[in-house]
């Protein structure tokens, strides 16, 4: 430098054009002599950045930034 894949909550990770799931963590409660485990509930993101297309964009298009792999 080129090609491919990826960037979404504190962490992990879905959603493939119609108002962003889920798990862990955290907090509250139940259970227990206590802790742990188990069970119930609650809170948190507008999706790497900037534009474009569209009635509508995490999703499609363009540029840029970052990470990984391969090639040189």
């Nucleotide at each position: 430098u080129g090609u491919g894949c990826g960037g979404u909550a504190g962490c992990a990770a879905a959603a493939u054009g119609g108002c962003a799931a889920u798990g862990c963590c955290u907090c509250c409660g139940a259970c227990u002599g206590u802790u742990a485990a188990u069970c119930g509930g609650a809170u948190g993101a507008g999706u790497g950045c900037a534009g474009g297309u569209u009635c509508g964009a995490a999703u499609c298009c363009u540029g840029c930034c970052c990470g990984c792999a391969c090639a040189g």
Predicted 3D model of a 72-nucleotide RNA (transfer RNA) from a Candidatus Zhuqueibacterota bacterium. Rfam family: tRNA. Rfam links the family to the GO term triplet codon-amino acid adaptor activity. Rfam classes the family as a transfer RNA. NCBI's taxonomy places the organism under Bacteria, Pseudomonadati, Candidatus Zhuqueibacterota. The sequence is in RNAcentral, with records from ENA. Its mean pLDDT, the model's own confidence on a scale to 100, is 82.